[in-house]
The RNA shown here (transfer RNA) has 73 nucleotides and comes from an uncultured Candidatus Melainabacteria bacterium.

RNA sequence: GCUCCCAUCGUCUAGAGGCCUAGGACACAUCCCUUUCACGGAUGCGGCAGGGGUUCGAAUCCCCUUGGGAGUA
Numbered sequence: 001g002c003u004c005c006c007a008u009c010g011u012c013u014a015g016a017g018g019c020c021u022a023g024g025a026c027a028c029a030u031c032c033c034u035u036u037c038a039c040g041g042a043u044g045c046g047g048c049a050g051g052g053g054u055u056c057g058a059a060u061c062c063c064c065u066u067g068g069g070a071g072u073a
Base pairs, nucleotide, nucleotide: 001072002071003070004069005068006067007066010026011025012024013023018056028044029043030042031041032040049065050064051063052062053061
């Protein structure tokens, strides 16, 4: 250089065009429980890498860029 794959809450992950103002687990915060801690329960917090396009409608399809990985000379 070329080809291919990946990018979603702090971490791991679900999602395959409308059922999604994106769900779950752990973590974190507050409260309940407990003499206290732990366990358990309730509530909350927090995310689609960036830009453009297609479409009535995009996390999802296409293109470019950025970052990471694999292969190849």

Rfam family: tRNA. It is annotated as a transfer RNA.
The prediction has a mean pLDDT of 83.